[in-house]
RNA sequence: GGAGCCGGCCAGGCGGCCGCGCCCGGCGUUCACGCGUCGGGUGAGGAAAGUCCGGACUCCAUCGGGCAGGGUGCUGGGUAACGCCCAGGCGUGGUGACACGUGGAAAGCGCCACAGAGAACAGACCGCCGGGGAGACCCGGUAAGGGUGAAACGGUGCGGUAAGAGCGCACCAGCACGGCGGGUGACCGUCGUGGCUAGGCAAGCCCCACCCGGAGCAAGGCCGAGCAGGGACCACGGCGGCCCGUCGACAUGGUCCCGGGUAGGCCGCACGAGGCGUCGGGUGACCGGCGUCCCAGAUAGAUGGUCGCCGCCCGUGGCCGGGCAACCAGCCACGGGAACAGGAUCCGGCUUACCGGCCGACUCCUCCU
RNA sequence: GCCCUCGUAGCUCAGUCGGAUAGAGCAACCGCCUCCUAAGCGGUAGGUCGCCCGUUCGAUUCGGGCCGAGGGCG
Numbered sequence: 001g002g003a004g005c006c007g008g009c010c011a012g013g014c015g016g017c018c019g020c021g022c023c024c025g026g027c028g029u030u031c032a033c034g035c036g037u038c039g040g041g042u043g044a045g046g047a048a049a050g051u052c053c054g055g056a057c058u059c060c061a062u063c064g065g066g067c068a069g070g071g072u073g074c075u076g077g078g079u080a081a082c083g084c085c086c087a088g089g090c091g092u093g094g095u096g097a098c099a100c101g102u103g104g105a106a107a108g109c110g111c112c113a114c115a116g117a118g119a120a121c122a123g124a125c126c127g128c129c130g131g132g133g134a135g136a137c138c139c140g141g142u143a144a145g146g147g148u149g150a151a152a153c154g155g156u157g158c159g160g161u162a163a164g165a166g167c168g169c170a171c172c173a174g175c176a177c178g179g180c181g182g183g184u185g186a187c188c189g190u191c192g193u194g195g196c197u198a199g200g201c202a203a204g205c206c207c208c209a210c211c212c213g214g215a216g217c218a219a220g221g222c223c224g225a226g227c228a229g230g231g232a233c234c235a236c237g238g239c240g241g242c243c244c245g246u247c248g249a250c251a252u253g254g255u256c257c258c259g260g261g262u263a264g265g266c267c268g269c270a271c272g273a274g275g276c277g278u279c280g281g282g283u284g285a286c287c288g289g290c291g292u293c294c295c296a297g298a299u300a301g302a303u304g305g306u307c308g309c310c311g312c313c314c315g316u317g318g319c320c321g322g323g324c325a326a327c328c329a330g331c332c333a334c335g336g337g338a339a340c341a342g343g344a345u346c347c348g349g350c351u352u353a354c355c356g357g358c359c360g361a362c363u364c365c366u367c368c369u
Numbered sequence: 370g371c372c373c374u375c376g377u378a379g380c381u382c383a384g385u386c387g388g389a390u391a392g393a394g395c396a397a398c399c400g401c402c403u404c405c406u407a408a409g410c411g412g413u414a415g416g417u418c419g420c421c422c423g424u425u426c427g428a429u430u431c432g433g434g435c436c437g438a439g440g441g442c443g
Stems, first nucleotide, its partner, number of pairs: 001365004006360005012310007020043010045340001049351002052349005057216004069212005074088005089102005103207002108205002110201003125146002127142006154172006173197001175194008220267004229258007236248004274293008312337008321328002370442007379395004388426001397413005419435005
């Protein structure tokens, strides 16, 4: 200098003018609620998104356990919890930094198209060997060789044989069991024995281990117009002259009361598994101590518009500079660009979208000293 | 807020416990028939099976993530 790999961070700044939500204070008005006005404070994100997981919170259900159903899946740890994160084991890919994957297929069932002779305690198409036959060919043996296929029932060598074959033996690979050593563990190393070898798919059924009660802020609680409903009394009618009393009628009107509860309003609802700084523990995720800060709460949904200056990126042109070179940097002018997107109970993750920029660790190649 | 279903040719639909040529009807195009058209007959073309990644020898089908459309409940 080139190529690459991993992680973290930012998401333009300042000012002028106009405008919006919420909170606090003053003033005006009002019995009050409230409204108006002035001043001050404050006002979206790394994903606020998708709603894919996990919790907090609230209500309902609930002795406990099991079945069904759903989910997760190497090991250890972190966490309120998780399908998330960290560290490690094994496998695959890469020269490497690193990335990706991950229970069980010698419990059982099922599937493995086409091709091929044969596709799962296999198989004789060609070939090889033996026998028969004049021959075509037939019978038998054989998985060493050929061919098909994604996959053909260990590999190499020696012996053996009619030809062959774990048929026998040696070594190697792999498996099961047992011992020893290391590790919390996944697992690793090593020794012995065994049978000669046991295909793939569980993101097919299934087995094993663990987890899960249901619903969701339109949860849930409080207040509560209007209309309809219920009750009491009066007005009404009979017992007739009237009043009291009593009976009737509930059609209409009036006064008072009642419960459920609609519209609507308030709470839930903004101090929290909280942010920042620092110290300590831990390889790390993370945890703990101390200090400090208060940081949106709208309800059809407020955080916007415009102008100026500066800064950033890209392209072109000019002027110089460093370096052997590749290449790197500066100043000026002109033109262009600046994304994805926005709360609605809150929080932890994942995933997806995104113009660009900054920082750090590491790897490979080449060159110079 | 909580859920469900679907996406296959221009249109409407089949196909799916994975098997490689993905089909049907209508439409389109060409030819025959007819004086001409329609109907009829014969033939042809047309598909990223919404997109991406994965499992598998192999994916329209199985798993995950996106995109779009429709629907249900409170």